A computed fold for a 102-nucleotide RNA from Belnapia sp., annotated as Glycine riboswitch aptamer.
It was read from a public genome assembly, where an Rfam model found it.
The source organism's lineage runs through Bacteria, Alphaproteobacteria, Acetobacterales, Roseomonadaceae and Belnapia.
The coordinates come from a structure-prediction model, not an experiment, and the mean pLDDT is 81.
Its Rfam family is "Glycine riboswitch aptamer". Rfam's curators write: This family represents the bacterial glycine riboswitch. Glycine riboswitches usually consist of two metabolite-binding aptamers domains with similar structures in tandem. The aptamers cooperatively bind glycine to regulate the expression of downstream genes. In Bacillus subtilis, this riboswitch is found upstream of the gcvT operon which controls glycine degradation.
[in-house]
């Protein structure tokens, strides 16, 4: 030096779950205008439903005098659920620092 862990850059990949209902508001279609009606969007309200970013439980299991540690499992409080952003466990490769070995 190869190599094994841990963190930390920057790259790539990355699921799930309704564009469901009703309500202002804008803007289209229709109209001589308007109203009704439909379509798109923002917003807000119920119901529904997701878990692989955070949280919170319990648990093989680890440690033990007490006492703690601890998931991709469970709750969903937070977040999310049309596409597009976006986040995004986990994985894959670069390069660092460290510790072990050498």
């Nucleotide at each position: 030096a190869u190599u094994a862990g841990c963190g930390a850059u920057g790259c790539g990949g990355g699921a799930g779950a309704g564009u469901g209902c009703g309500c202002c508001g804008c803007g289209g279609c229709c109209u001589g205008a308007a109203c009704a009606g439909c379509c798109g969007c923002u917003g807000c309200g119920c119901c529904g439903c997701c878990g692989a970013c955070g949280g919170a439980g319990c648990a093989a299991c680890c440690c033990c005098c007490c006492a703690g540690g601890a998931a991709a499992c469970u709750c969903u409080c937070a977040g999310g659920c049309g596409c597009c952003a976006g986040g995004g466990a986990c994985c894959g490769c670069u390069u660092c620092g460290c510790u072990a070995g050498g």